[in-house]
Molecule: transfer RNA
Organism: Methanobacteriota archaeon
RNA sequence: GCCACUGUAGCUCAGCGGUAGAGCAACUGAUUCGUAAUCAGUAGGCCGAGGGUUCGAUCCCCUCCAGUGGCU
Numbered sequence: 001g002c003c004a005c006u007g008u009a010g011c012u013c014a015g016c017g018g019u020a021g022a023g024c025a026a027c028u029g030a031u032u033c034g035u036a037a038u039c040a041g042u043a044g045g046c047c048g049a050g051g052g053u054u055c056g057a058u059c060c061c062c063u064c065c066a067g068u069g070g071c072u
Stems, first nucleotide, its partner, number of pairs: 001071007010024004018055001026042005048064005
């Protein structure tokens, strides 16, 4: 220098045109003599950034940023 993939909640990941979910973690309550475990609930993300297409974009297109892998 070229190519591909990835970027979504504190962490690991799903979702892939119709205003975003799970597990773990956190908090509250129940249970217990108490802790852990268990059960119920709550909070937490405008989806890497900026443009474009569309009635509507996390999703499609372009550019950029960061990371991973490959080729030279």